[in-house]
């Protein structure tokens, strides 16, 4: 410097362009128990990495950018 893969709740993550982005762990309250710890219940927590473009509609497509891993020189 180029090429290729990704970026989503505090962590891993699901999501065929379609009308409230779920889910598990964690966390926070209640609840059970003599206390914890396990169980059961519920709550909160994302403008889907940024700027745009296309489209009636984007997390998903197209472009620049910004990070991170790989590869090549």
């Nucleotide at each position: 410097u180029a090429g290729a893969u990704g970026g989503a709740a505090g962590c891993u993550u699901a999501u065929u362009g379609g009308u409230u982005a779920g889910a598990g762990c964690a966390u926070u309250u209640a609840g059970c128990u003599g206390u914890u710890a396990a169980c059961u219940a519920a709550a909160a927590a994302a403008u889907u990495g940024u700027a745009g473009g296309a489209u009636c509609g984007a997390g998903g497509c197209c472009u620049g950018c910004c990070c991170a891993u790989c590869u090549a020189g």
RNAcentral holds the sequence, with entries from ENA. A computed fold for a 73-nucleotide RNA from Squalomugil nasutus, annotated as transfer RNA. Its mean pLDDT, the model's own confidence on a scale to 100, is 81. NCBI's taxonomy places the organism under Eukaryota, Metazoa, Eurypterygia, Euacanthomorphacea, Squalomugil.